Two RNAs folded together computationally: RNase P RNA and transfer RNA, 480 nucleotides in total.
The prediction has a mean pLDDT of 76.
RNA sequence: GCGGAGGGCCGGAUGGCCGCUGGCGCCUUCGGGCGCGAGAGGAAAGUCCGGACUCCACAAGGCAACGGUGCCGGGUAAUGCCCGGGCGGGGUAACCCGACGGAUAGCGCCACAGAAACAAACCGCCUCGGUGAAACCCGGGGUAAGGAUGAAACGGUGGGGUAAGAGCCCACCGCGCCGCUGGCAACAGGGGCGGCUAGGCAAGCCCCACCGGGAGCAAUGCCAAAUAGGACCCCCGCGCGGGCUGGUCCCGGCAACGGGAUACCGCCGCUAGGCACGCGUUGGCCAAGAGGGGUCGGGUUGGCAGCUUGAGGCCCGCAGCAAUGUCGGCCCUAGAGGAAUGGUCAUCUACCGGCGGGGCAACCUGUCGGGGACAAAAUCCGGCUUACAGGCCCUCCGCGCAU
RNA sequence: GGGCCUGUAGCUCAAUUGGUUAGAGCAGAGCGCUCAUAACGCUUUGGUUGCAGGUUCGAGUCCUGCCGGGCCUACCA
Repeated sequence: GCGGAGGGCCGGAUGGCCGCUGGCGCCUUCGGGCGCGAGAGGAAAGUCCGGACUCCACAAGGCAACGGUGCCGGGUAAUGCCCGGGCGGGGUAACCCGACGGAUAGCGCCACAGAAACAAACCGCCUCGGUGAAACCCGGGGUAAGGAUGAAACGGUGGGGUAAGAGCCCACCGCGCCGCUGGCAACAGGGGCGGCUAGGCAAGCCCCACCGGGAGCAAUGCCAAAUAGGACCCCCGCGCGGGCUGGUCCCGGCAACGGGAUACCGCCGCUAGGCACGCGUUGGCCAAGAGGGGUCGGGUUGGCAGCUUGAGGCCCGCAGCAAUGUCGGCCCUAGAGGAAUGGUCAUCUACCGGCGGGGCAACCUGUCGGGGACAAAAUCCGGCUUACAGGCCCUCCGCGCAU
Repeated sequence: GGGCCUGUAGCUCAAUUGGUUAGAGCAGAGCGCUCAUAACGCUUUGGUUGCAGGUUCGAGUCCUGCCGGGCCUACCA
């Protein structure tokens, strides 16, 4: 110098004028006015995860179902996030990427092609017979080395062996099992055993381990105003099955009538009562709720709290490889609520374009014009993901040149 | 603000446990029939399955991230 990798930060500046929303102070004729000070982001976004907070449900807890997460260890309020490590893949490297448990628990699927898609003989090879020999053909048997099909073909390569072949045998690699060593662990290294029916898909069902009650600030609590102070349904609790009148039967009485029993309700029970059913539960005879929920109808479109001091920010030290934790010091930084944070002018500026000058070039410079990415709080935090013109800083890698 | 659903031809809908070239009706175009139009008959065009990436041999379908559309949700009593 060229090319690349990782991390951090900024993301127009200054001033004048006119506005907008809160806070504080003063004045006020209570309508407001004046002054001071503050006022969007790294993603405020998507609403994809995790919490705080509030209400509802259950009240120890466990299991099932459903949903989610998925190598190991650590961090954290918590996480599907972050850090460190392992393994696999990519890159010469710095470094980057990985939904990365289990296919030997079981079920299912693997289209077309192909003989066969999990155990298979289409071609080929070998052999026997028809046939004394050779060739061809036919039939029986052996064979997974080769061809062909396919995304994938029943461990791979090499050698031995064989009629031809084959883990049939051997070496190395792969796989499975059992010890040893190192490591908290994932795992790594090495040893022995086993010839190995152990193909793929779990972002198919599933198995294993772990986690999860539901809803969301339009949650929730309070005040005020207004209204048909409505209608219907469900659940829970409670009351009644009477009183009254009449029927039948018995007793008394000449009779009117008086007393008693029984049925008008199913089952259980001696009764009390219980279960079921029916009716009702502030109306105008007795009894029993100012119970909870839903649908429709009606009314209002006001105010206060929740609300912003918080797992808060900055600096320094300490512990830790790091994420992070912690001692001390300093700081207060929107709180609106159909929703403020804006407009305009001037100067400057990253950058872009035209014309001109200097220089071999990179570049420097004069002048004119243009000119600011993505996007904007809505209860609040911690993450992730996505969008983003341009610029600055730090560390590292490769190549070339010079010393 | 918060929660939920959905996206296939111009429109309305299909597509089996993921399987071969994604279909049907209406609409559009052309031809026929008719004096002409409609109806009718025949033929035909039209799709990056909203977009991008991944899993798989293979994706409309399974997973992830974006984009668009729709619905519900105030308080009182």